[in-house]
Record summary:
The RNA shown here (c-di-GMP-I riboswitch aptamer) has 95 nucleotides and comes from a Desulfobulbaceae bacterium.
């Protein structure tokens, strides 16, 4: 510098769920807690996944419309890197 993670040793990180807290949600934040992980450090760029506040169509309602109201659907400009990709960066040991 490459490349791989059988065994190992020094650490690390923490799924579910509890409990406080925020968010419209989703989901995040602190404690507790380990079911995992060799990058489960970092970084929403690309797909994939969650939401659907706002926005648009479209039913309903009312007496036509316009407004209001309730409802359905699409929508990320909101998420999620412990889904994969891609990007950096880096212990330990091994060839």
């Nucleotide at each position: 510098a490459c490349u791989c993670g059988u065994a190992a040793a020094a650490g690390g990180c923490a799924a579910a769920c509890c409990g406080c807290u925020u968010u419209a949600a989703a989901g995040g934040g602190c404690g507790g807690g380990a079911c995992g992980c060799a990058a489960a450090g970092c970084c929403a760029u690309c797909g994939g996944c969650c939401u659907a506040a706002g926005u648009u169509u479209u039913c309903g309602u009312a007496a036509u419309a316009u407004c209001g109201c309730g409802a359905a659907a699409a929508u990320a400009c909101g998420g999620u890197u412990g889904c994969g990709a891609g990007g950096u960066u880096g212990c330990c040991g091994g060839g």